The prediction has a mean pLDDT of 80. The RNA shown here (SAM riboswitch aptamer (S box leader)) has 107 nucleotides and comes from Xanthovirga aplysinae. It matches the Rfam family "SAM riboswitch aptamer (S box leader)". Gene Ontology term of the family: regulation of gene expression. About the family: The SAM riboswitch is found upstream of a number of genes which code for proteins involved in methionine or cysteine biosynthesis in Gram-positive bacteria. The organism belongs to Xanthovirga, within Bacteria. It was read from a public genome assembly, where an Rfam model found it. The model forms 97% of the base pairs in the Rfam consensus.

[in-house]
RNA sequence: AACUUAUCAAGAAAGGUGGAGGGUUCAGGCCCGAAGAAACCUUGGCAACCCUCAAAAUAAAAGAGAAGGUGCCAAUUCCUGCCCGGAUUAAACGGGAAAGAUAGGUC
Repeated sequence: AACUUAUCAAGAAAGGUGGAGGGUUCAGGCCCGAAGAAACCUUGGCAACCCUCAAAAUAAAAGAGAAGGUGCCAAUUCCUGCCCGGAUUAAACGGGAAAGAUAGGUC
């Protein structure tokens, strides 16, 4: 990298370096940014996927914890794109998919 399972409406700060972009393909929007973007460093925090306890039986679910392995700390995965309903031309809106992110497993 690929396949697969689960979750994705919640949550989470400050300082330093840096110096113009960023919001994780693309496109259309919208938003953030010189009152300082991306990236990097330090400390802090959030969460509960692995993990620890429960725990042991054939299996599943629930509980507690946060030392370790990740991950994350603007806006619903920022919104939309494809399908169905809405609908009757279109929109709002609702549902599903696709894609994406994170973790575990397989290889």